[in-house]
Context: one part of a larger RNA
RNA sequence: CGUUGAUACUUGAGGGGAUUUGACUCUAGUACGAGAGGACCGAGUUGAACGAACCUCUGGUCUACCUGCUGUUCUGCCAAGAGCAACGCAGGGUAGCUAUGUUCGGAUUGGAUAACCGCUGAAAGCAUAUAAGCGGGAAGCCAGCCCCAAGAUGAGGUAUCGUUGAGACCCGUGAGAGAUGAUCACGUUGAUAGGCAUUAGGUGUACGCACCGUAAGGUGUUGAGCCGUGAUGUACUAAUCCGUCGAUC
Numbered sequence: 001c002g003u004u005g006a007u008a009c010u011u012g013a014g015g016g017g018a019u020u021u022g023a024c025u026c027u028a029g030u031a032c033g034a035g036a037g038g039a040c041c042g043a044g045u046u047g048a049a050c051g052a053a054c055c056u057c058u059g060g061u062c063u064a065c066c067u068g069c070u071g072u073u074c075u076g077c078c079a080a081g082a083g084c085a086a087c088g089c090a091g092g093g094u095a096g097c098u099a100u101g102u103u104c105g106g107a108u109u110g111g112a113u114a115a116c117c118g119c120u121g122a123a124a125g126c127a128u129a130u131a132a133g134c135g136g137g138a139a140g141c142c143a144g145c146c147c148c149a150a151g152a153u154g155a156g157g158u159a160u161c162g163u164u165g166a167g168a169c170c171c172g173u174g175a176g177a178g179a180u181g182a183u184c185a186c187g188u189u190g191a192u193a194g195g196c197a198u199u200a201g202g203u204g205u206a207c208g209c210a211c212c213g214u215a216a217g218g219u220g221u222u223g224a225g226c227c228g229u230g231a232u233g234u235a236c237u238a239a240u241c242c243g244u245c246g247a248u249c
Base pairs, nucleotide, nucleotide: 001151005161006160007159008158009157010156014148015147016146017145020048021047022046023045024044025043026042032037050105051104052103053102054101058099059098060097061096065092066091067090068089069088070085071084072083073082074081075080109143110142111141116136117135118134119133167245168244169243171187172186173185174184175183192238193237194236195234196233197232198231199230201227202226203225208221209220210219211218212217
């Protein structure tokens, strides 16, 4: 830009993905074979590699979380802290993101066939799977499974709404999204973000005070204090108002 306005839901021409495979058990030490050995067919179990999704578990990371420690400067001093030193170093660690972690997948099935195997059957009184006709037959082919898909210009369909203005945009609050656009959620008829309350969770028993000890330190208050990218709730704050585009012969 087109699809002769819009919203929602769709059909599927066509395209893409996947298609792998081992071992073991039963059948059965059966059929077969003198023995040694040792099946077809069928049923099941468990893996490898590959792929997808996810973060409950196991781990990793988690530089605005917690704790410990050193040096130094500062807060007048003690105590307690703050800045800097690779996040100063070290020990842990939520959400998120992750694999080595978890779950799932390859299937079942149908059709047409290849090699190959057949039925009926003449030419050619026989024979012959073939000449007419009719079957079986593969991890392969076409479907089936998953995904995209009406620019499929052949631009499809259905429902509803619409110049008595449908709908979209701008603007604002944001994240399951993200470089920007876009996408998605929400905009007071509101839980969209922040704040606040409670809390899953993290760290690991704060400061101060009291007691014990000459002191370093210990005990009690105390699973404390601090945090809380998660969860639930709550209109306190901000999503106000005003606008723009917009379709029918």

Predicted 3D model of a 249-nucleotide part of an RNA (large-subunit ribosomal RNA, domain VI) from a Candidatus Tayloriibacteriota bacterium.